Model confidence (mean pLDDT): 85 of 100. The RNA shown here (transfer RNA) has 72 nucleotides and comes from a Methanobacteriota archaeon. The sequence is in RNAcentral, with records from ENA. Lineage of the source: Archaea > Methanobacteriati > Methanobacteriota. It matches the Rfam family "tRNA".
[in-house]
């Protein structure tokens, strides 16, 4: 400098146009003399900025940053 592949929750990741999710952590509560451990809850998102198409964008399309892996 060129290709490609990712950028969603505190961490790991799903969701490929039409209210943004799951487990795992945290937190409340139950269980226990009491901690683990099980069990119930309900919280937590400017979807990396940004700008465009569109009746609507996390998803389509340009541009930008940052990460990985090729090439050179």
């Nucleotide at each position: 400098g060129c290709c490609g592949g990712g950028g969603u929750a505190g961490c790991u990741c799903a969701g490929u146009g039409g209210u943004a999710g799951a487990g795992c952590a945290a937190c409340a509560g139950g269980c226990u003399c009491a901690u683990a451990a099980c069990c119930u809850g309900g919280a937590g998102g400017u979807c990396g900025c940004g700008a465009g198409u569109c009746c609507g964008a996390u998803c389509c399309u340009c541009g930008c940053c940052c990460c990985c892996g090729g090439c050179a």